[in-house]
Molecule: c-di-GMP-I riboswitch aptamer
Organism: Firmicutes bacterium HGW-Firmicutes-14
RNA sequence: UCCGGAAAAAGGCAAAACCGCUGAAAAACGGUGACGCAAAGCCAUGGGUCUAAAACCGGCAGCCAACUGCUGGCUGGUCAUGAUUGCCAGGCUGCCGCA
Numbered sequence: 001u002c003c004g005g006a007a008a009a010a011g012g013c014a015a016a017a018c019c020g021c022u023g024a025a026a027a028a029c030g031g032u033g034a035c036g037c038a039a040a041g042c043c044a045u046g047g048g049u050c051u052a053a054a055a056c057c058g059g060c061a062g063c064c065a066a067c068u069g070c071u072g073g074c075u076g077g078u079c080a081u082g083a084u085u086g087c088c089a090g091g092c093u094g095c096c097g098c099a
Stems, first nucleotide, its partner, number of pairs: 005096001012037002017032004022027001035086001041092003045089003048084003055078006061071003
């Protein structure tokens, strides 16, 4: 230095749930709380997963004398530009310390 994580120590982080708050949602943040974590420290770069506001394509309803027209309406589908690193890979950094 690389691989690797036994025992111990110093510390660290904090799942679910509940409350508050932001958001269309997924989810984030703060508090309480600990299921777990040796990178559960940092980075959405690749894959996966979650969500679908906007956009697009339909259906319905409504408007119109009428339409190949119109719509702060209802509804189905597609879609990441949203989210997740406590799903995996990759990159950067780091505590302790046996074989």